[in-house]
Context: one part of a larger RNA
RNA sequence: GAACGAACGCUGGCGGCAUGCUUAACACAUGCAAGUCGAACGAAUCUAACGAUUUCGGUUGUUAGGUUAGUGGCAGACGGGUGAGUAACACGUGGGAACGUACCCUUAGGUUUGGAAUAACAGUUGGAAACGACUGCUAAUACCAAAUGAUCCUGAGAAGGCAAAGAUUUAUCGCCUAGGGAGCGGCCCGCGCUAGAUUAGAUAGUUGGUGGGGUAAUGGCCUACCAAGUCUGUGAUCUAUAGCUGGUUUGAGAGGAUGAUCAGCCACACUGGGACUUAGAUACGGCCCAGACUCCUACGGGAGGCAGCAGUGGGGAAUAUUGGACAAUGGGGGAAACCCUGAUCCAGCAAUGCCGCGUGAGUGAAGAAGGCCUUCUGGUUGUAAAGCUCUUUUAUCAGGGAAGAUAAUGACGGUACCUGAUGAAUAAGCUCCGGCUAACUUCGUGCCAGCAGCCGCGGUAAUACGAAGGGAGCUAGCGUUGUUC
Repeated sequence: GAACGAACGCUGGCGGCAUGCUUAACACAUGCAAGUCGAACGAAUCUAACGAUUUCGGUUGUUAGGUUAGUGGCAGACGGGUGAGUAACACGUGGGAACGUACCCUUAGGUUUGGAAUAACAGUUGGAAACGACUGCUAAUACCAAAUGAUCCUGAGAAGGCAAAGAUUUAUCGCCUAGGGAGCGGCCCGCGCUAGAUUAGAUAGUUGGUGGGGUAAUGGCCUACCAAGUCUGUGAUCUAUAGCUGGUUUGAGAGGAUGAUCAGCCACACUGGGACUUAGAUACGGCCCAGACUCCUACGGGAGGCAGCAGUGGGGAAUAUUGGACAAUGGGGGAAACCCUGAUCCAGCAAUGCCGCGUGAGUGAAGAAGGCCUUCUGGUUGUAAAGCUCUUUUAUCAGGGAAGAUAAUGACGGUACCUGAUGAAUAAGCUCCGGCUAACUUCGUGCCAGCAGCCGCGGUAAUACGAAGGGAGCUAGCGUUGUUC
């Protein structure tokens, strides 16, 4: 000198764009953050019209429309958060073969015949609750069986084996099998990737082979047997530290430091373990077990997980609203209408940063008054002020008023912007002045009080302390502290 997710002190007018728990991966009250489909299904219920019946209260049937708990489907593996762990094929880069893939695109073919249940519901019943138990009834795109079946699978071949679901309506959406594609993912390898030798040996599923198992798939991934290997001074093992990268920052560069925001990958979801479902999870707002903690309890037993968005306590030098909207972009469901979306888009708070603008302009010397200094003549503050003449960025008020989205739909927002009116009106500080380093005098103090980045100032004339006048620098900031180059 540059930089910062900064903090602190003094000060503070406006706008645009960014950024905002770096500490306790500490504990969390409350609300919201993942639903949707009645064009898969039975049922319940509401409304309307028409009909039947009527003791005029109603009851019942058909049709149409709506709402819903449940069965079923798809989505809850994305999106969002955090960086604890991890020195590792985690990441980066370049390759590889033994793989999977819902939704999407494309090609070929098919979509036949039956069956048995079950939730809802009704009844009985247990429990404080959470939640159940028994009996009976019912549907499906839920479940099962049979048929057909290939270019599909097994097999050298012969042969054997495997599927489906309908719905609304008049054209679509589906379902099943097989092939291809796209995108996505799993796996393997070369190279790169912090410090310590005051860590020198480490390793028995360890290293390799054979058979078997397991997986979507290769493989000690697992297992039985056999062999005795494998890594290591080019640093194994151990210990400490750490998410990695694109990047960011500094520097002429080489290099150093760093990994907030944004983007890619990884890991985690109270702590540890486990699997289920699924195309996909060993699953943040799913399940089971154990533990710690918190809450409810009728003491028998239950409920919970903000490292989602707000918010609270705590910690800390320190970091925001329990806001609006799905209008846009995107995501999930649905044939659609539409519903959901704290993703997102906006608004609020903070000079936290960057950028822009303003706090007036011209004129005005009897160089006014006052202040300060003085050799007492004057000098300086200083065209500075006042005064006069203007302007209106900004401000306040009033009127108009978008684009963003169009067939329609705007949270932002009566916002941005435009026009008019008023009136210099609403708006300047901070640090420094011995040298480095731009800027000097007086008074006070008297090695005291104090200053200080380094050198050093202060013990009676201190340009170095404190104040004043004057000056220098930067400016809605200025200085200090911290960190990096």

The part of an RNA shown here (small-subunit ribosomal RNA, 5' domain) has 485 nucleotides and comes from a Holosporales bacterium. Model confidence (mean pLDDT): 84 of 100. Its Rfam family is "Bacterial small subunit ribosomal RNA".